[in-house]
Formats: sequence, C1' cells, structure tokens
RNA sequence: GGACGAAUAACUCAAUUGGUAGAGUAUCACGUUGAAGCCGUGACAGCACAGGUUCGAUUCCUGUUUCGUCCA
Repeated sequence: GGACGAAUAACUCAAUUGGUAGAGUAUCACGUUGAAGCCGUGACAGCACAGGUUCGAUUCCUGUUUCGUCCA
C1' cells in the first nucleotide's frame, strides 16, 4: 500500500433480508430470611462518528476512526 471482517447496555451476545431495539451477567430497590446467599418481581442503562437515500435507517450507500485476519 491492497483485500476481507468487526464496532449494539458496565461485560458477553442477538435483532430473519428498512417499520417504535432484546436476552444473560453485573448494579440498585422491594419481597423472602433471625441475618446473608439462593430465588421471585421491578428499575437503571445502548445502535463507533459524520453525511446521503427514504414517509421512516442498527439495517442500504459514501467517508472517517479503532480493532482483527490475509497478501505485498
């Protein structure tokens, strides 16, 4: 320098071919317990960044950033 892939909650990961974004763990509150743990219920919290297309974008297009693999 070139090719390909990844970026979604504090962490690990989904989202079926554009229509209001979810799970588990963690944290917090309540219930339960003599107390704690386990367990149950609930809360908190997010689409890497900037543009474009579209009535509507995590999803499609372009560029940028970071990381990984391969080639030279």
This is a predicted structure of a 72-nucleotide RNA (transfer RNA) from a Chitinophagaceae bacterium. RNAcentral holds the sequence, with entries from ENA. It matches the Rfam family "tRNA". It is annotated as a transfer RNA. The prediction has a mean pLDDT of 82.